RNA sequence: GACGAACGCUGGCGGCGUGCCUAAUACAUGCAAGUCGAGCGAAGAUCCUGUGUCCGAUUCCUUCGGGGAGAAGACACAGACAUCUUAGCGGCGGACGGGUGAGUAACACGUGGGUAACCUGCCUCCUAGACUGGGAUAACUCCGGGAAACCGGUGCUAAUACCAGAUAAAAGCCAUCAUCGCAUGAUGAAAGCUUAAAAGAUGCUCCAAAGCAUCACUAGAAGAUGGACCCGCGUUGCAUUAGCUAGUUGGUGGGGUAGAGGCCUACCAAGGCGACGAUGCAUAGCCGGCCUGAGAGGGUGACCGGCCACACUGGGACUGAGACACGGCCCAGACUCCUACGGGAGGCAGCAGUAGGGAAUUUUCCGCAAUGGGCGCAAGCCUGACGGAGCGACGCCGCGUGAGUGAAGAAAGCCUUCGGGUUGUAAAGCUCUGUCUUUGGUGAAGAAGAACCUGAGGAAGAAAUGCCUUAGGAGUGACGGUAGCCGAGGAGGAAGCCCCGGCUAACUACGUGCCAGCAGCCGCGGUAAUACGUAGGGGGCGAGCGUUGUCCGGAAUUAUUGGGCGUAAAGGGCGCGCAGGCGGUCUAUACAAGUCUUGUGUGAAAACCUAGGGCUCAACCCUGGGACUGCACAAGAAACUGUUAGACUUGAGGACAGAAGAGGAGAGUGGAAUUCCUAGUGUAGCGGUGAAAUGCGUAGAUAUUAGGAGGAACACCAGUGGCGAAGGCGACUCUCUGGUCUGUAACUGACGCUGAGGCGCGAAAGCGUGGGUAGCAAACAGGAUUAGAUACCCUGGUAGUCCACGCCGUAAACGAUGAGUGCUAUGUGUUGGAGGGUACCACCUUCAGUGCAGCAGUUAACGCAUUAAGCACUCCGCCUGGGGAGUACGGUCGCAAGGCUGAAACUCAAAGGAAUUGACGGGGGCCCGCACAAGCAGUGGAGCAUGUGGUUUAAUUCGAAGCAACGCGAAGAACCUUACCAGGUCUUGACAUCCCCUUGACCGGUCUAGAGAUAGACCUUUCCUUCGGGACAAGGGAGACAGGUGGUGCAUGGUUGUCGUCAGCUCGUGUCGUGAGAUGUUGGGUUAAGUCCCGCAACGAGCGCAACCCCUAUAACUAGUUGCCAUCAUUAAGUUGGGGACUCUAGUUAGACUGCCGGUGACAAACCGGAGGAAGGCGGGGAUGACGUCAAAUCAUCAUGCCCCUUAUGACCUGGGCCACACACGUGCUACAAUGGGUGGUACAGAGGGAAGCCAAGUCGUGAGACGGAGCCAAUCCCAAAAAGCCACUCUCAGUUCGGAUUGUAGGCUGCAACCCGACUCCGUGAAGUUGGAUUCGCUAGUAAUCGCAGAUCAGCCAUGCUGCGGUGAAUACGUUCCCGGGCCUUGUACACACCGCCCGUCAAGCCAUGGAAGCUGGGGGUGCCUGAAGUUCGUGACC
Repeated sequence: GACGAACGCUGGCGGCGUGCCUAAUACAUGCAAGUCGAGCGAAGAUCCUGUGUCCGAUUCCUUCGGGGAGAAGACACAGACAUCUUAGCGGCGGACGGGUGAGUAACACGUGGGUAACCUGCCUCCUAGACUGGGAUAACUCCGGGAAACCGGUGCUAAUACCAGAUAAAAGCCAUCAUCGCAUGAUGAAAGCUUAAAAGAUGCUCCAAAGCAUCACUAGAAGAUGGACCCGCGUUGCAUUAGCUAGUUGGUGGGGUAGAGGCCUACCAAGGCGACGAUGCAUAGCCGGCCUGAGAGGGUGACCGGCCACACUGGGACUGAGACACGGCCCAGACUCCUACGGGAGGCAGCAGUAGGGAAUUUUCCGCAAUGGGCGCAAGCCUGACGGAGCGACGCCGCGUGAGUGAAGAAAGCCUUCGGGUUGUAAAGCUCUGUCUUUGGUGAAGAAGAACCUGAGGAAGAAAUGCCUUAGGAGUGACGGUAGCCGAGGAGGAAGCCCCGGCUAACUACGUGCCAGCAGCCGCGGUAAUACGUAGGGGGCGAGCGUUGUCCGGAAUUAUUGGGCGUAAAGGGCGCGCAGGCGGUCUAUACAAGUCUUGUGUGAAAACCUAGGGCUCAACCCUGGGACUGCACAAGAAACUGUUAGACUUGAGGACAGAAGAGGAGAGUGGAAUUCCUAGUGUAGCGGUGAAAUGCGUAGAUAUUAGGAGGAACACCAGUGGCGAAGGCGACUCUCUGGUCUGUAACUGACGCUGAGGCGCGAAAGCGUGGGUAGCAAACAGGAUUAGAUACCCUGGUAGUCCACGCCGUAAACGAUGAGUGCUAUGUGUUGGAGGGUACCACCUUCAGUGCAGCAGUUAACGCAUUAAGCACUCCGCCUGGGGAGUACGGUCGCAAGGCUGAAACUCAAAGGAAUUGACGGGGGCCCGCACAAGCAGUGGAGCAUGUGGUUUAAUUCGAAGCAACGCGAAGAACCUUACCAGGUCUUGACAUCCCCUUGACCGGUCUAGAGAUAGACCUUUCCUUCGGGACAAGGGAGACAGGUGGUGCAUGGUUGUCGUCAGCUCGUGUCGUGAGAUGUUGGGUUAAGUCCCGCAACGAGCGCAACCCCUAUAACUAGUUGCCAUCAUUAAGUUGGGGACUCUAGUUAGACUGCCGGUGACAAACCGGAGGAAGGCGGGGAUGACGUCAAAUCAUCAUGCCCCUUAUGACCUGGGCCACACACGUGCUACAAUGGGUGGUACAGAGGGAAGCCAAGUCGUGAGACGGAGCCAAUCCCAAAAAGCCACUCUCAGUUCGGAUUGUAGGCUGCAACCCGACUCCGUGAAGUUGGAUUCGCUAGUAAUCGCAGAUCAGCCAUGCUGCGGUGAAUACGUUCCCGGGCCUUGUACACACCGCCCGUCAAGCCAUGGAAGCUGGGGGUGCCUGAAGUUCGUGACC
């Protein structure tokens, strides 16, 4: 894009089309094929006349009793002309029209031809004719049978029914002649023989006869139409269908037919078809066309048109011009119906309609008015063909559902950053219009060339009917009062569907929370969903819109146009070679099959394209033209292919002369080695491994010497060397044998290339038979290894490996690269020849091989590149997503193993190639780090402190979780803190803003109740003012709101940890690459360093490194108070005067830069050594943390989106808890002692802190502490004693004079308050512990270790913590193999949430698909056999 569609939602009108795709299932009911009385007999009806009977509207007379006339009607009888109807006989038509697509792979269809092998009713034209006779039969009558359908018999009758005879050639048969052709033959002439019919019907004329006309009829010759048969070409899939065929193929005779023919039959021959696909199976009506596509193609065969086939299923013939017959016949079968059970009837795949099936497909309508058909002289009759209407948005086309104006941008909805935005000129309102719908009126065309009536004219004719031409008239419409037109009315009656993550036009809110759901593909949904659902808004189309199904396109994704095969799927393992395909140069008045040109015929119509025209337009319809790319025939051309004929030598081959070689087969020979046997020497081990053991060995091994046996393989030479088609081939000699190369150019003359099938060769393993067996060695055994070890390792060991013969037929049979030919830069090795050259070199040229590097070119890239994967040609093989699967079934080969050929169901959205960047590796190289090693001191064991887990609890608040949580948040939980628990309370609130009212305060103080919060009472009491009030505060009130340490660190900001103070991370421009990317940043050196140097398609730059900053080490200068004191004076004392020299303080400077020297290095960077210097190669320490990683940590510091709570998840109070305790872990402290403990004496710091503070002296207390009060807002005073150390004394190796836990009393201190739950002091008590398993942490110098001091937090303190400060002060580093972490380069990768990756198999459960299965039960088909109807032909001239 399309559809004969269906489904979902929705639905105003009209036109034109279209409508059982399924059950060729079964059908109720009605209709769909009749007509002709001008063929015939017969029957009936009607009209008319007469008579009779009945009845009797009306009417007349009346004496009112009655009587008369009498239309119309009914019945009966008789008559005659006319009209009408039709059961039967007869004619024509029921072979057309209409339906369906079951069958059919076929001369069925399409296309083009043929019939010298044929038929043709009705129609047209021509010729001739229509004579004479005859006997029946239906209808009808009577009788009989049967339920019916229907049948039998007797008797009568007619014809355009039937039969016989005459006539007759132009028809048929038979012999002859002429002409022609394409073989059989065709046409014409003429003799003989044979064969025909309805004296009909009607009309006119007419007394009648005769005659004329029309229709019908017979024979013949033509035409037209329709049909029959034959032929060329084309027409689905499967080769897992490869062989098929006995009337089969052909011939002769005969039969049969309209007609050729094995169409049938008898005989004879043995043929015919097939890889160019026979036969079989499956599927299917074919075509014009339709859909799609740029086209080539692909799909399809509804409607319309042509052909075919079928008519309940199967078979058969009859009649006829035509049938083997949809609405005919016979038989068989199934089914349905009727029945009196004896027997009969039926065929919607005609139009409607019904049931059923199905996702699904209409009215039991109107009419013959038109067109067409049948019959008829005609009128006319019949016609479910047809013309119309109805139903269905099923499709196409057209129209409408209003137009203009209208900003207060209304209300309302939705969103919102709360300002607004949007729906939106949209609505309302105002002004208009009137299509469609509604209603009233008017009102066509389709219908006149037929036929009828009235006239006129014409030719022939005696005339008239009749025939031909023409004028007028009447009359005919299903649709339908329809189309159209004219009024009326009023915006009044008329919009939905799908979508809005990308593809793909269109975005927000809410709900939901991997649920519900969506989904064409990718995918969306796990609490902020533009993807689910709803809403608002938007987009698309619009009386429709979506979905599903199917086809084509995109898809160059089966590639003819127009693809590929080294690694993505794909080259056959290799050769020989039949068929086939392709094929060198030249010549020809050659041929003309292919090819090309021109013409003729055909290619139906419709459809398509185009120019016009008609419905108001369009769809639709009409007219003309084009096109229909095809086929056939005719004429021509001759370049190319082909054919024919003749030549050529360059392709190919042969000859001669040389050459190399693990080419093949057979026979023989040789030495080295292993093993075994014999003998000798010799003694305790050997062997084997990572280490061992099994094994061998004192019965003498291994080792060694000599001899022997036997089998297998051939060291060195040996080489990207050689040979071979491939597999493959390796000692030497002989015999036989294949191929190749070089040279020469006298020979042949295209003999060539490829090669489906076919044939042959074909490693290893394996199989069969028979040998052989030294070594090796599947299986097997044992020993090890291991969690296990049916393995890797070891000791043994059988098939096998070897030989002969025969199978197998496969390999990563690989160059993963088919064969052949030609062309297209080079350079350099090497093998075998030849020529030149030379000095027997070198070297040059050339042919054939075999390698490497590389240009153009090519390739997705890698790569290939004269040995192509380049440029071309020829032929073969093969591929078409992954898995299932090289599996199953079938076939075939094989002894077997198995090989070859080779699917599908189902399932996935990928599988795969090459390259890139990372990450990773029990890969490689280089390098670094207290990483290891070398050392020192610890942890892990004890007790205690502290944190965590777990458990417990009303609560033990929360967070942190490997390194990088665990003396962490917490630089300080008795109340408070506090977030937790119990109880008691409050509800605009403990806190903020706004409003109203009241008060004048608030604050503070006292008292009462209460655990307190709280409640009540009392005392006291503002500012400004224009005197109105205002400010402020408190209390009360209403609502907006407050509040939340409630959730989400995976919504966030900020902050932080970590890799890591590791040396890295990037950018611009350029260059390279299709690209991802690369280069720079790699390389050679060097460094702590991507630090620097050199080189380089790179050149530069940024963030990092380093430096700049701070402290410290030296010096100088400046300044000397609270600091200092050498000199002078003074004191108990730098106490004071004085001094600035020194120390120190704190400001400014200097100093260090590989600067200098030597060596190494590449003349570089740099390194090593040295000098000088307080300090030397970054002097030491700190601050400083690149791009990023870990969804790392924190919503409980703070901030913050969303969600949640709102008399509570908020707020207040009291008490409790965070301090629990079987246990486990981390981090520490104190120890276990003599390098020590205790006692006494004595010496030396630094850095800090101090006003709600530090607190001196002095006094009291054993002590904690108390009293006391000087000084100090600090270089001044205080904390403050530094401790280890040093000098003495004591203890003497022990659970101790070690160790101090635990615990009993007693105290002081802080504080409202030390019970849970504070630290401290005195006295007493005196636990474990005697140096700590596996393991593990820190540290490289003023470091570790050890010693004390200070500070923050803080009322106090559970601090042994943390952060700082100084004192004393080591040991060791060979080195980088290993462990851990990291950096750079390189390599492999199937990893990329990146090795904590990926991934394989079994099992469990569920699901999908498919098998097996005792047994049970249907349907369809094939084949064989038995029975065998109707019918036809023959017997048959039966017989009657």

Predicted 3D model of a 1440-nucleotide RNA (small-subunit ribosomal RNA) from an uncultured bacterium. RNAcentral holds the sequence, with entries from Greengenes. The coordinates come from a structure-prediction model, not an experiment, and the mean pLDDT is 83. Its Rfam family is "Bacterial small subunit ribosomal RNA". Its family is annotated with ribosome and structural constituent of ribosome in the Gene Ontology.